[in-house]
The RNA shown here (transfer RNA) has 72 nucleotides and comes from an archaeon. The coordinates come from a structure-prediction model, not an experiment, and the mean pLDDT is 81. Rfam family: tRNA. Its family is annotated with triplet codon-amino acid adaptor activity in the Gene Ontology. By type it is a transfer RNA.
C1' cells in the first nucleotide's frame, strides 16, 4: 500500500429491509427483610461519521474514520 472482519446503552451482545431497536449486566426510584446480601416491580440510557438506493435502511451500496488479522 493491499486484502478481510468488526463498530449498537456505562459494559458484553442480539437483531440479514417493515409494529415501540431487544437481552444480560449495570445505575436510580421503590416492595421485602431486624440488618445486608439475595429476590422482585418501575424507571434512565444506544444504532462510528457523511452521502446514496428504496413507499420504508441497525440491515444494501459508495466514501471517510477507528480497532483487530493477514500479506507486501
Nucleotide at each position: 500500500g493491499c486484502g478481510g472482519u468488526a463498530g449498537u446503552a456505562g459494559u458484553a451482545c442480539a437483531g440479514u429491509g417493515g409494529u415501540u431497536a431487544g437481552u444480560a449486566u449495570a445505575u436510580a426510584a421503590g416492595c421485602u427483610u431486624g440488618c445486608c446480601a439475595a429476590g422482585c416491580u418501575u424507571g434512565u440510557g444506544a444504532c462510528c461519521c457523511g452521502g446514496g438506493u428504496c413507499c420504508g435502511a441497525a440491515u444494501c451500496c459508495c466514501g471517510g474514520c477507528u480497532a483487530c488479522c493477514g500479506c507486501a